[in-house]
RNA sequence: CGAGUUUACCAGACGGCUGCGUACGAUUUUUUCGUAUGAGGAAAGUCCGAGCCCCACAGAGCAGGAUAGCGGCUAACGGCCGCCGAGGGUGACCUUAGAGAUAGUGCAACAGAGAUAUACCGCCGAAUUUAUUCGGUAAGGGUGGAAAGGCGAGGUAAGAGCUCACCGACCUUAUGGAGACAUAACGGUCCUGUAAACCUUAUCCGGAGCAACGCUGACUACGGCAAUACAUUUGCUCGAUGUGCCGUGAAAAGCGGCUUGAGAAGAUUGGCAACAGUCUUUCGAGAUAGAUAGUCGUCCACGACAGAACUCGGCUUACAGGUAAACUCGCAAA
RNA sequence: GGUGUCAUAGCCAAGUGGUAAGGCAAGGGACUGCAACUCCCUGACUCCCCAGUUCAAAUCUGGGUGACACCUCCA
Numbered sequence: 001c002g003a004g005u006u007u008a009c010c011a012g013a014c015g016g017c018u019g020c021g022u023a024c025g026a027u028u029u030u031u032u033c034g035u036a037u038g039a040g041g042a043a044a045g046u047c048c049g050a051g052c053c054c055c056a057c058a059g060a061g062c063a064g065g066a067u068a069g070c071g072g073c074u075a076a077c078g079g080c081c082g083c084c085g086a087g088g089g090u091g092a093c094c095u096u097a098g099a100g101a102u103a104g105u106g107c108a109a110c111a112g113a114g115a116u117a118u119a120c121c122g123c124c125g126a127a128u129u130u131a132u133u134c135g136g137u138a139a140g141g142g143u144g145g146a147a148a149g150g151c152g153a154g155g156u157a158a159g160a161g162c163u164c165a166c167c168g169a170c171c172u173u174a175u176g177g178a179g180a181c182a183u184a185a186c187g188g189u190c191c192u193g194u195a196a197a198c199c200u201u202a203u204c205c206g207g208a209g210c211a212a213c214g215c216u217g218a219c220u221a222c223g224g225c226a227a228u229a230c231a232u233u234u235g236c237u238c239g240a241u242g243u244g245c246c247g248u249g250a251a252a253a254g255c256g257g258c259u260u261g262a263g264a265a266g267a268u269u270g271g272c273a274a275c276a277g278u279c280u281u282u283c284g285a286g287a288u289a290g291a292u293a294g295u296c297g298u299c300c301a302c303g304a305c306a307g308a309a310c311u312c313g314g315c316u317u318a319c320a321g322g323u324a325a326a327c328u329c330g331c332a333a334a
Numbered sequence: 335g336g337u338g339u340c341a342u343a344g345c346c347a348a349g350u351g352g353u354a355a356g357g358c359a360a361g362g363g364a365c366u367g368c369a370a371c372u373c374c375c376u377g378a379c380u381c382c383c384c385a386g387u388u389c390a391a392a393u394c395u396g397g398g399u400g401a402c403a404c405c406u407c408c409a
């Protein structure tokens, strides 16, 4: 200099004028004025996990669902960190639904002789009716994603782990490790694939969601359905609780829930890390037809994806451009 | 804001791992003097899109896109 990898961060900057939401204060009840503050890293998808809230404060059984290497972190998780195995890359590094196919069942279309058991061609032997039958064989051919572990030698009528050397896989033992697992050795064995098919094993899960739920308040004051019935929990059976459901009417009214919380920033300690502890500082939207905008000026690298609606922790998806740190490979020079 | 369902030819649709049935419409032919009716033939190579599992995916799994439906309070 070029090509990359990983992690963290920013998301045009500054100023003037006009306007909007919220809080507080003053004025004062038609309100007006002042001050402060006012979207995101994803506010999104609603895919997981919780808080909160209602129904027996969460019950029994069945069904159903989720997860799946080991150790840790966390309020919890299907998330995160570290490690192991497998795969990819020259490398930094990346990816990984990664339990069980020796509990059982199913499936493997077409092709092929045969798909978990087989003899079509071929090879070998025997019999005779001399071109057929019977038997042996999995080395060779052919089919397929997959054909009885691979390859070589011995052996044999021809062959075959039948025997042997090397390699691969599984079991056993020993050593190391917290563990997944790794390494080594003797002996034995050679087992199709599929569980994002049913299933088995282990662990976990009650349901519903802020349009939950609580309070205030007008209008309607009627009709129909059901009675060992109906509704909720609940998909089913119990158990429990309640009185319902449809039409109709009504202001589709108002308040709370609503933002101080597993909060944020900085320093420091422990830990490889995720994360945890201590101290200091700080309060940073809360609407309900829904505010966060418009315009002007200066500058630059000329500005992407995109707009809160109860709140958090993650994941996933969209995204112009830029910054920082650590590392890898190639070329050149010293 | 929350919850759920669906996507297969122009339209309606079957298909729950083995290469996509059927009907209407459309096009061509036969029949007819010309038509209608009737009969015969014809189409999916992108099963909404992108990945993964599998020998094999419309189908199973994950993510995305689009469409539709339901959910307030009071008596």
Base pairs, nucleotide, nucleotide: 001330002329003328004327005326006325007324008323009322010321012299013298014297015296016295017294018293020038021037022036023035024034025033026032040305044316045315047314048313049312050311051310052209054207055206059238060237061236062235064205065204066203067202068201069083070082071081072080073079084098085096086095087094088093099200100199104198105197106194107193108192120141121140122137123136124135125134126133127132128131149167150166152164153163154162168190169189170188171187172185173184174183175182176181213256214255215254216253222247223246224245225244229243230242231241232240233239249408263282264281265280266279267278268277269276270275300303335405336404337403338402339401340400341399344358345357346356352389360376361375362374363373364372382398383397384396385395386394

Predicted 3D model of RNase P RNA and transfer RNA as a complex of 409 nucleotides.
Rfam match: Bacterial RNase P class A. It is annotated as a ribozyme.